[in-house]
Molecule: transfer RNA
Organism: Pseudomonadota bacterium
RNA sequence: GGGCCCAUAGUUUAACGGCAAAACACCUCCGUCGCAUGGAGGAGAUGAGGGUUCAAUUCCCUCUGGGUCCA
Numbered sequence: 001g002g003g004c005c006c007a008u009a010g011u012u013u014a015a016c017g018g019c020a021a022a023a024c025a026c027c028u029c030c031g032u033c034g035c036a037u038g039g040a041g042g043a044g045a046u047g048a049g050g051g052u053u054c055a056a057u058u059c060c061c062u063c064u065g066g067g068u069c070c071a
Stems, first nucleotide, its partner, number of pairs: 001070007010024004018054001026042005047063005
């Protein structure tokens, strides 16, 4: 330098073009003398910029970062 793949919550993963889901973690409450376990509830995310579309996490382009292969 070139080809391919990936980027979603603090972490690990889901999501036919149509309300972004779950587990762990975090917060509140119950329960306990207290802690843990347990039960109930809650907050929290689509890497950046454009394009297509009534509608984009999803399709297209560029950039950024990571992985892999070739040179």